[in-house]
Context: one part of a larger RNA
RNA sequence: CGUAGGGAUCUUGACAGGAGCCGUCCCUAGUACGAGAGGACCGGGGCGGACGGACCUCCGGUGUACCAGUUGUCCCGCCAGGGGCACUGCUGGGUAGCCGACGUCCGGCAGCGAUAACCGCUGAAAGCAUCUAAGUGGGAAGCGCGCCUGAAGAUGAGGGUCCCCACCGGGUAACCGGGUAAGACCCCAGGUAGACCACCUGGUAGAUAGGCGGCACGUGUAAGGCUGGCAACAGUUUCAGCGUAGCCGUACUAAUGGUCGAGG
Numbered sequence: 001c002g003u004a005g006g007g008a009u010c011u012u013g014a015c016a017g018g019a020g021c022c023g024u025c026c027c028u029a030g031u032a033c034g035a036g037a038g039g040a041c042c043g044g045g046g047c048g049g050a051c052g053g054a055c056c057u058c059c060g061g062u063g064u065a066c067c068a069g070u071u072g073u074c075c076c077g078c079c080a081g082g083g084g085c086a087c088u089g090c091u092g093g094g095u096a097g098c099c100g101a102c103g104u105c106c107g108g109c110a111g112c113g114a115u116a117a118c119c120g121c122u123g124a125a126a127g128c129a130u131c132u133a134a135g136u137g138g139g140a141a142g143c144g145c146g147c148c149u150g151a152a153g154a155u156g157a158g159g160g161u162c163c164c165c166a167c168c169g170g171g172u173a174a175c176c177g178g179g180u181a182a183g184a185c186c187c188c189a190g191g192u193a194g195a196c197c198a199c200c201u202g203g204u205a206g207a208u209a210g211g212c213g214g215c216a217c218g219u220g221u222a223a224g225g226c227u228g229g230c231a232a233c234a235g236u237u238u239c240a241g242c243g244u245a246g247c248c249g250u251a252c253u254a255a256u257g258g259u260c261g262a263g264g
Stems, first nucleotide, its partner, number of pairs: 001153001005164007015150004021049007033038001051107005059100004066093005071086006111145003118138004165264001167178004183260004187203005208254003211250005217243003224237005
């Protein structure tokens, strides 16, 4: 831009892609078969491998904005207590999120249709025979459908539901200009999203982010004081103190403002 008014939302599926695997054990049954040795078809059930998809509850990693321990040095006048730097100084842990397979869940099916080789029925040409010539049945992990994904620019532009209306000025009209409707966009606060864009949630009739409060969770018992010890230090106050992304709540702060958009 088109899809013959303007919008929102749900869809049909021409077409395209994906998937399609295998093993072993048990029952049927030590049955059919076989002199025996051995040992089934058909049908049913269990377990597993590889492959594929999704996810992060569990398992694990990371977690340079969390907590603690600790070395050297500089600084906060000194002590104490802290801060900077040294790869995040080093070390031990670790929330959310993210990542991963070694973790978890799921998948291949069933069924229908048309067939291949092949097996048949009826059956002539050719008084017989013959699955074939007329006619007709069965029959594959393969083919089509079925399962999963994309998909109406499928210009052959499809369908359903709902919302908005039947303006104003100019023009014979097509059309041009204008303010609006439903709605959309810009902008703003942000992520369940993300390279950008897009997508998603909000924009005061508001919990979108920050702050604040509570909780969860993580560190692992702060500082100061008191007691004991010559001291290092220990005990106690203290399951303390501190805390990032998590959960719930609360308008204190910030979400100002603007544009486009039918008349068939």